[in-house]
RNA sequence: UACUCAUCGAGAGAGGUGGAGGGACCGGCCCGACGAUACCUCGGCAACCGCCCACAAGGCAGGUGCCAAAUCCGGCAGAGUUCGACAGCAGGUCGAUCUACUGACAGAUGAGAG
Numbered sequence: 001u002a003c004u005c006a007u008c009g010a011g012a013g014a015g016g017u018g019g020a021g022g023g024a025c026c027g028g029c030c031c032g033a034c035g036a037u038a039c040c041u042c043g044g045c046a047a048c049c050g051c052c053c054a055c056a057a058g059g060c061a062g063g064u065g066c067c068a069a070a071u072c073c074g075g076c077a078g079a080g081u082u083c084g085a086c087a088g089c090a091g092g093u094c095g096a097u098c099u100a101c102u103g104a105c106a107g108a109u110g111a112g113a114g
Base pairs, nucleotide, nucleotide: 003112004111005110006109007108008107013042014041015040016039017038021031022030023029025075026074027073028072043067044066045065047064048063049062050060051059052058071106076103077102078101079099080098082096083095084094085093086092
């Protein structure tokens, strides 16, 4: 780096360095000189593996991982709401809008296999 499978609305912050953007992109919405993002130290969480337990529940924190916001929300397709236009009384077509909706795509993490 590409493949397979599982999960992704739970959980978990202090100090130091440093000094401007950051949350991948676009739109939105947020975070940020009351110092963000990043890096380091310590601390913590417990998703998967592992270990304890006969299994489960539960526990431990060794490996990977993680510690703003649902993977922050949407982007593609469908379903439904509302509005408008067309057409015309039977059901439609198109556009816009909204949604604790459904499924994909993409991504993240783990495990496996090459």
Predicted 3D model of a 114-nucleotide RNA (SAM riboswitch aptamer (S box leader)) from Promineifilum breve (SeqCode). Rfam family: SAM riboswitch aptamer (S box leader). Gene Ontology term of the family: regulation of gene expression. The prediction has a mean pLDDT of 82. Lineage of the source: Bacteria > Chloroflexota > Ardenticatenia > Promineifilaceae (SeqCode) > Promineifilum (SeqCode). RNAcentral holds the sequence, with entries from ENA and Rfam.